The RNA shown here (transfer RNA) has 72 nucleotides and comes from a bacterium. Rfam family: tRNA. Rfam classes the family as a transfer RNA.
RNA sequence: GCCCUCGUGGUGAAAUGGAUAUCACGUCAGGCUUCGAACCUGAAGUUCUAGGUUCAAAUCCCGGCGAGGGCA
Numbered sequence: 001g002c003c004c005u006c007g008u009g010g011u012g013a014a015a016u017g018g019a020u021a022u023c024a025c026g027u028c029a030g031g032c033u034u035c036g037a038a039c040c041u042g043a044a045g046u047u048c049u050a051g052g053u054u055c056a057a058a059u060c061c062c063g064g065c066g067a068g069g070g071c072a
Stems, first nucleotide, its partner, number of pairs: 001071007010025004018055001027043005048064002051061002
C1' cells in the first nucleotide's frame, strides 16, 4: 500500500428495514437481615463519526476514525 471482517450501556452479547433498541453481569436506591452476603423490587446507563437512500436506518450505501486478520 491493497483486500476481508468488525465497531450497540461500565463489560459481554441480541435485535427480517418497522412497537418505547432487549438480555445477562456490574453500578445505584429500596426491601429482607442484628450487620453483611445471597435473594426480591425498582432506577440510571448504549447504536464510533459525518453524509446519503427510504414513509421509516442499529440494520442498506459512501467518506472518515478505530480494532482484528490476510497479502505484499

Model confidence (mean pLDDT): 81 of 100.